[in-house]
RNA sequence: AGGGUUUGAUCCUGGCUCAGAAUGAACGUUGGCGGCGUGGAUUAGGCAUGCAAGUCGUGCGAGAAAUUCCAGCUUGCUGGAAUGGACAGCGGCGAAAGGGAGAGUAAUACGUAGAAAUCUGCCCUCAGGACUGGGAUAGCGUUGGGAAACUGGCGGUAAUACCAGAUGAUGUCUUCGGACCAAAGGUGUGAUUCCGCCUGAGGAUGAGUCUACGACCUAUUAGCUAGUUGGCGGGGUAAUGGCCCACCAAGGCAACGAUGGGUAGCGGGUGUGAGAGCAUGGCCCGCCUCACUGGGACUGAGACACUGCCCAGACAUCUACGGAUGGCUGCAGUCGAGAAUCUUUGUCAAUGGACGAAAGUCUGAACAAGCGACGCCGCGUGCGGGAUGAAGGCCUUCGGGUUGUAAACCGCUGUCGUAAGGGAGCAAAUCUAUUGGGGUUCUCCCCUUUAGUUGAGCGAUCUUAGGAGGAAGGACGGGCUAAGUUCGUGCCAGCAGCCGCGGUAAGACGAACCGUCCGAACGUUAUUCGGUAUCACUGGGCUUAAAGAGUUCGUAGGCGGCCAAGUAGGUCAGGUGUGAAAUCCCACAGCUCAACUGUGGAACUGCGCUUGAAACCGUUUGGCUUGAGGGAGAUAGAGGUGAGCGGAACAGAUGGUGGAGCGGUGAAAUGCGUUGAUAUCAUCUGGAACACCGGUGGCGAAAGCGGCUCACUGGAUCUCUUCUGACGCUGAGGAACGAAAGCUAGGGUAGCGAACGGGAUUAGAUACCCCGGUAGUCCACGCCGUAAACGAUGGACACUAGCUGUCGGGCCUUCAUUGGUUCGGUGGCCCAGCGAAAGUGAUAAGUGUCCCACCUGGGGAGUACGUCGGCAACGAUGAAACUCAAAGGAAUUGACGGGGGCCCGCACAAGCGGUGGAGCAUGUGGUUUAAUUCGAUGAUACGCGAGGAACCUUACCAGGGCUUAAAUGUAGUGUGACAGGGGUAGAGAUACCUUUUUCUUCGGACACAUUACAAGGUGCUGCAUGGUUGUCGUCAGCUCGUGCCGUGAGGUGUCAGGUUAAGUCCUAUAACGAGCGCAACCCCUACCGUUAGUUGCCAGCAUGUAAAGAUGGGGACUCUAACGGGACUGCCGGUGCAAACCGUGAGGAAGGUGGGGAUGACGUCAAAUCAUCACGGCCCUUACGUCCUGGGCUACACACGUGCUACAAUGGCCGGUACAAUGAGCAGCCACGUCGCAAGGCGGAGCGAAUCUAAAAAACCGGUCACAGUUCGGAUCGGGGUCUGCAACCCGACCCCGUGAAGCUGGAAUCGCUAGUAAUCGGAUAUCAGCCAUGAUCCGGUGAAUACGUUCCCGGGCCUUGUACACACCGCCCGUCAAGCCAUGGAAGCCGGGAGUGCCUGAAGUCCGUCACCGCAAGGAGCGGCCUAGGGCAAGAUCGGUAACUAGGGCUAAGUCGUAACAAGGUA
Repeated sequence: AGGGUUUGAUCCUGGCUCAGAAUGAACGUUGGCGGCGUGGAUUAGGCAUGCAAGUCGUGCGAGAAAUUCCAGCUUGCUGGAAUGGACAGCGGCGAAAGGGAGAGUAAUACGUAGAAAUCUGCCCUCAGGACUGGGAUAGCGUUGGGAAACUGGCGGUAAUACCAGAUGAUGUCUUCGGACCAAAGGUGUGAUUCCGCCUGAGGAUGAGUCUACGACCUAUUAGCUAGUUGGCGGGGUAAUGGCCCACCAAGGCAACGAUGGGUAGCGGGUGUGAGAGCAUGGCCCGCCUCACUGGGACUGAGACACUGCCCAGACAUCUACGGAUGGCUGCAGUCGAGAAUCUUUGUCAAUGGACGAAAGUCUGAACAAGCGACGCCGCGUGCGGGAUGAAGGCCUUCGGGUUGUAAACCGCUGUCGUAAGGGAGCAAAUCUAUUGGGGUUCUCCCCUUUAGUUGAGCGAUCUUAGGAGGAAGGACGGGCUAAGUUCGUGCCAGCAGCCGCGGUAAGACGAACCGUCCGAACGUUAUUCGGUAUCACUGGGCUUAAAGAGUUCGUAGGCGGCCAAGUAGGUCAGGUGUGAAAUCCCACAGCUCAACUGUGGAACUGCGCUUGAAACCGUUUGGCUUGAGGGAGAUAGAGGUGAGCGGAACAGAUGGUGGAGCGGUGAAAUGCGUUGAUAUCAUCUGGAACACCGGUGGCGAAAGCGGCUCACUGGAUCUCUUCUGACGCUGAGGAACGAAAGCUAGGGUAGCGAACGGGAUUAGAUACCCCGGUAGUCCACGCCGUAAACGAUGGACACUAGCUGUCGGGCCUUCAUUGGUUCGGUGGCCCAGCGAAAGUGAUAAGUGUCCCACCUGGGGAGUACGUCGGCAACGAUGAAACUCAAAGGAAUUGACGGGGGCCCGCACAAGCGGUGGAGCAUGUGGUUUAAUUCGAUGAUACGCGAGGAACCUUACCAGGGCUUAAAUGUAGUGUGACAGGGGUAGAGAUACCUUUUUCUUCGGACACAUUACAAGGUGCUGCAUGGUUGUCGUCAGCUCGUGCCGUGAGGUGUCAGGUUAAGUCCUAUAACGAGCGCAACCCCUACCGUUAGUUGCCAGCAUGUAAAGAUGGGGACUCUAACGGGACUGCCGGUGCAAACCGUGAGGAAGGUGGGGAUGACGUCAAAUCAUCACGGCCCUUACGUCCUGGGCUACACACGUGCUACAAUGGCCGGUACAAUGAGCAGCCACGUCGCAAGGCGGAGCGAAUCUAAAAAACCGGUCACAGUUCGGAUCGGGGUCUGCAACCCGACCCCGUGAAGCUGGAAUCGCUAGUAAUCGGAUAUCAGCCAUGAUCCGGUGAAUACGUUCCCGGGCCUUGUACACACCGCCCGUCAAGCCAUGGAAGCCGGGAGUGCCUGAAGUCCGUCACCGCAAGGAGCGGCCUAGGGCAAGAUCGGUAACUAGGGCUAAGUCGUAACAAGGUA
């Protein structure tokens, strides 16, 4: 100090979340020791048991047990005396402290600083005093009641108990004359002197009272208050005071938040934080409050009293049923509730307290121990050596790596713990005895020496023994965040703080190994602060992200011009008082260190008092004119209100003309019209709105304002600088105005027009379009009070570069409506600056000052409840539960658009020929089947893989077999066979029988068998992959380096203007270059040349034949096949800056890429292929491997794709006659001869091929057929054959004879093709025994038509625009309904809480009054009254719970209906 998370990416806004520290904690796993702390946070719920407040005999009376003595005597009792001093009583002091808790309390509290009208036991100081009397009472004795608790009668008794009198002032009261008020003794031989007593004064301590300020939430609590506020007079109190009472007055508090509601003990401090703050108040300290709940007083110095009293209530216990008793929020402990919080311990040894003269007693205060890793701190679990880097584990590319010096093993040490023993210290006082000294009147006090006396509990530390022996875990390992591999699992199980992992290769689940971080702990959960500047005082914002009120006026408040003087409230400085201690910080010190503790310092940022300063703020006084306002003169204007007037258009009415339609739409229809419409002319009536001018022109606070004239009226601007003299700005509440729609009652109504009716459209159409049409729109009275009321930009003032329009004035200048200048308004562009960017930019969103409003993640929701306003509609104010991890702004790159522009392509159009109809072939789907093996499925599957399934192929099915079959290697063992021939069985694989039978240099070789290891799989995953391929697309694109621009994604380059087939080239240019693509280079083809001349060729010269390059020969030609040439917009003309384009140009075989092929950028489709091959992982191993026979892949109601053949005369058939190219051939091609009608058979020459082999067909010539289901067409079927092959049944091809189906040009729709192309004709080859080939790939022959053009369909390219899309429009996304879950609102009611009001009743008790009882009296019992806790009744208000039913909301993997929004989203 930051990080993760919205996006394809970016910047911003903004929330969520993490890393830190902390805790009186809890939970999980684990756990050696010690020190110091700490421990009922929840039910202020209930409590068994024990203890927690007594003490004093030196205040008083009495005096048990026990002991001793004496006496009586029945040796065990009785009596007496003494010692003794218990229990209990009277009396004194204490019990009001200490200890516990935080319920109540928002002020009778607390904190800080002050104040005056008070009291104060014990303690200290000073002064004075203590005289004389009296009567009771408990205990006790005796006698009653009662279960008990307890209580009554009678008798007698003491005091430091009680009472009276005396003395009384420095005391109290006072009318200033006076009046009133006290006491106690004890100890001791002995007291003015020791301990006490009384009065007064002072102090100290403690307490009571008052004042100011400080300190929670809520306005969905706005008014509260009758003893209320004050006064006079009383009462009361220790004391002031409405504290209480009578009377009088009508006040007091409140937006600076009264009253009410909710919550809460307050502070010192504590946690966190850089600080400011925020949160908190456990332990310790101070204060307050409480003591089962409520009320009350008594006693006392002090209480309205934790372990006192009285009453009421609830609860609990005892009971003889009549009555009694109790109060752990003291220490332990128990139950309950709870996630959760300890021992029914020891001792007064220390510290402190009560009482006492003291010894001492009491003390659950305290000190100790126990329990709990609850926290902090410290220590240990060993140290050194040790590499065959052991074994084992894990991983592995099988080589190894790692665990890991880790272990083993060797040597050493002894902390802690264990056992035993010693042991400093916590202890000094008091007291007793004693030494010396002092005070001294003493029984007293002070100092001092010595001896004795006191340890509950702890135990530092030391010694010995023994032995590495007893002592390590937890969490985590996808990113944030340090640390990874394998296996298992397979959207399952599970994880998760956020993002998110898991659907068969999971570094995220579970395990293992390894690693990381902490370590007697480690994690989790909860909570607080931090990070979070995410409530912003320090330190935020408001055009578009949340946020400027619709506008103005104005109250309170806040802020405020220049000069001078005074003042001293703010401000600043000094001094002083206080700010308790502890804590924090610093220094030092004590425990071996630390935690912990001690001492000192600093600090406590605050408040009071006081002295001073006077700039600034405030305040007072005086002045000023620049802010503001007034005056005078001028000006512009749809500013407002009222009245009047006008023309155009429209509708209607009347009349005329006219005669069939009009109107409306994409197209129609509804509608109007022969009762005369529409159209047209004339006249009249009516209402509403005011064309042109008209303009980023004007006016107004905003809403808003538009024909003309008049009346009334508001504001603004300019000029003069004449007057006043700060009169100002803003503005919470408040008031006024406030579009449209809407409301109330009335008028008006031409046009338009919600609702509504009809017609269309549509799947539907409660819409868009059309025909009608009511409210309304208009006027006047009133209400409503909202709008994207927008510049999405509050108001005021000041300052900060420019350029250029326009509106209204002034001044100077000019011949001028010319130029300049200056105010005010209204626009555009832009510098700096600002801004996330877009943008803004003197009319700021810049720089400053002042004031107001508003915001704090999205949804729920501007909803609910409450309240206010409104006639209503509705408006204003305005939440929560729950839910999500985003929602959002600006900009970027793509993609998309029923957006735009430009441009291509057989894309359309123009043409030619097809498909779709028929029959057949073939592929696919479907169905069937034991099997019909598998794959390919829009374009980009379907005559595709397959370039050739009868067996084989073959992967499928049925049946029968085998378990290493084949190849190879290594090692071991065995045999000399095996193999081969023949035979038998079998469907065959195979099994069995028989026959023949090794070599050798003796080392072995060879072969076989067998064993082991390495196999095999067309099994799965093409979504793990390589390779290969399809498609966009032979489309013109895709990128990089450097530079520049931008915060950045990114842009620029690659855009623009031209041009091209082309990102082809040119020009311009913050770009300059480059790469992959384009083009070219390569091959074929078209022309020519050179070289060469066989198997090809033959002009010329010969030979020769029926004919023939057949022969000699030749290289001219054709051809062959090698090398070259040729074409480059090179030339000409035109256009153009250029690139380039144009031309019936020239030349040329070829002309603008000559034609064709090969060649396929970055990438897209998780496209195809694990069945070509390869390969990761998974799976099978007497089978998912392998062998064999047979079957299947050829099935067949059907559907589709691709083809062939046709439907005929541009034809069929018959006869005749020509002309190719490519390629192939020895298990082959096969001339020729011969046989057969033919397929073919039998002979047989040539050729491993420019030599031999194969009819070219269409065409052409001639004949025939005359439009028909035919001499078209050939399916189907019957019969007979040929060939291949082990074998043609399923299931081959071909031939011959016969048979002769559908079909007469094909619906919607759809395909190919732009020239040697389409169409048409034949030929060849691969595969191949043969062939289902009509397929595929090639070859040549004949050889067209058309293209005006780019509006439309499809695909594509570039630029631009919009976007809520980015899985990218096959996108996104809205609402109802249906289902499940969740929280909430309403609701007839039902239940409960707290606080009040009125009435009735009213205990105890204080106070007042009072009698016939008691008492001599004082007084008391009793009775009455006031007040009052509690109880009851009544009517409400308020808060909460629950509820049939109901409403909307949120969430949820695939539901239904539509398609509202995002593109012009198809009606913006």